[in-house]
Context: one part of a larger RNA
């Protein structure tokens, strides 16, 4: 010194990012107990008494035939002590707010939480010899030895009150006149190839060579035409990807504009909420709270950039959940101090 503990006058969070650590509460029994609320809860709310020993005496219960014994509990009266759950085990409490309803699940070895999950809620596919779908070149298997009250996909997430508006785009479903349109069919025509045959040379008069024409078959091509799905088309959907406006004027102080104009769009943001886990400017402003408050907490709307199942807004109950406030408490802290055990260090 440095690790574990212990105990401190005054004060009582000044400490500090932050009561983090410590301290405070503590068991049973009696009294009492708000707000809120999903009537269950909150609640062990809070907040108070009381708890030990010993002598009478009651009261219940159980053993047991009785006689008695065991065990709980009441009353009255008296003991001692600073202090009776006499030590040990062993809740601090409370107000206000954000997230997420809960219980759960997670990053084995820096995150436990607001993240996953959930029950509910919609939307979609699936009519089963082999569902959709999922693993496998397949056999097969899983779903499921299930069968639309059932299974698989997204989305959202208890409950309560909702959930606007927009189908242009991009997705999905449905439509089938019409355009387009693939192999594929049909198939006009075209070239190639040559039995034959015209000309021309040449002959040994049997042919032969060269240039042309060419049926028939065989073989490259090949237009119209007839060909389905799909897109073009034509409606539907948005709890389906996803959107959800500029400007300018206007009211007998000012200030604003319910009111008009005009431009563009498929609509131009409803209800709710709101400086918010979102507000850039911002410590916005105004109140509360403090002696003093870039945090909070109530409003205020000028939402830089909220908004309705990537949900809205509430909301009791719940937790090692995030911010703020109080009371109580205290070596956190003014401010250090003393003490115990261990560890180092130096000497022997």
């Nucleotide at each position: 010194a440095c690790c574990u503990c212990c105990c401190u006058a005054a004060g009582g969070a000044a400490c500090u990012c932050g009561g983090c650590a410590a301290a405070u509460u503590a068991g049973c029994c009696c009294c009492g107990u708000a707000c809120g609320u999903u009537c269950g809860c909150a609640a062990g709310a809070a907040g108070g008494g009381g708890u030990c020993c010993c002598u009478u005496u009651c009261u219940c219960u159980c053993c047991g035939c009785a006689a008695g014994g065991a065990a709980a509990g009441g009353a009255a009266g008296g003991g001692c002590g600073c202090a009776g759950u006499g030590a040990a085990a062993a809740g601090g409490c409370u107000c206000c707010u954000g997230g997420g309803a809960c219980u759960g699940u997670u990053u084995a070895g820096c995150a436990a939480a607001a993240a996953c999950a959930c029950a509910g809620g919609u939307c979609u596919c699936u009519g089963c010899u082999g569902a959709a779908c999922u693993c496998g070149a397949a056999a097969g298997a899983g779903g499921a030895a299930g069968u639309a009250u059932a299974g698989g996909g997204a989305c959202u997430g208890a409950c309560a009150c909702c959930u606007g508006c927009c189908c242009a785009g991009u997705g999905c479903c449905g439509g089938a006149a019409g355009g387009u349109u693939a192999a594929g069919g049909c198939a006009a025509g075209a070239g190639g190839u040559u039995a034959u045959u015209u000309c021309c040379c040449c002959u040994u008069c049997g042919g032969g060579g060269g240039a042309g024409a060419g049926a028939g078959g065989c073989u490259u091509c090949g237009a119209a035409c007839c060909g389905a799905a799909g897109c073009c088309c034509u409606g539907g959907u948005a709890a389906a990807c996803g959107g959800c406006g500029g400007c300018c004027g206007u009211a007998a102080c000012u200030a604003u504009a319910a009111c008009g104009g005009u431009c563009c769009u498929a609509a131009g943001g409803u209800a709710g909420c709101g400086a918010a886990a979102u507000u850039c400017c911002u410590u916005g402003u105004c109140a509360g709270g403090u002696a003093a408050g870039u945090u909070c907490u109530g409003a205020c709307c000028c939402g830089c950039a909220c908004g309705a199942a990537a949900g809205g807004u509430g909301a009791a109950a719940c937790a090692a959940u995030g911010g703020g406030a109080g009371c109580a408490c205290u070596g956190u802290c003014u401010c250090g101090g003393g003490g115990a055990g261990g560890u180092c260090g130096u000497c022997g």

RNAcentral holds the full RNA, with entries from ENA. The part of an RNA shown here (large-subunit ribosomal RNA, domain IV) has 348 nucleotides and comes from a Candidatus Omnitrophota bacterium. NCBI's taxonomy places the organism under Bacteria, Pseudomonadati, Candidatus Omnitrophota. The prediction has a mean pLDDT of 87.